[in-house]
Notes
Transfer RNA from an Armatimonadota bacterium, 72 nucleotides, folded computationally.
């Protein structure tokens, strides 16, 4: 250098054009306990970045970061 493949919450991980973006751990407040755990309840937190297509984009395109693989 070409090619391919990832980027969604503090951490993993679903989602795949219109629904309120979902789980689990973790974190705050609650209940329970004589306190802590455990258990239940509840709340906050997230789509790399910039354009494009579309009534409508996390999803499609094109780039650009920034991570992996293959090649030479």
């Nucleotide at each position: 250098g070409g090619c391919c493949c990832c980027a969604u919450a503090g951490u993993c991980c679903a989602g795949u054009g219109g629904u309120c973006a979902g789980g689990a751990c973790g974190c705050g407040g609650g209940c329970c306990u004589u306190u802590c755990a455990a258990g239940c309840c509840u709340g906050a937190g997230g789509c790399a970045c910039g354009g494009g297509u579309u009534c409508a984009a996390u999803u499609c395109c094109c780039g650009u970061u920034g991570g992996g693989g293959c090649u030479a």

The coordinates come from a structure-prediction model, not an experiment, and the mean pLDDT is 80. It matches the Rfam family "tRNA". Gene Ontology term of the family: triplet codon-amino acid adaptor activity. The family's RNA type in Rfam is transfer RNA. RNAcentral holds the sequence, with entries from ENA.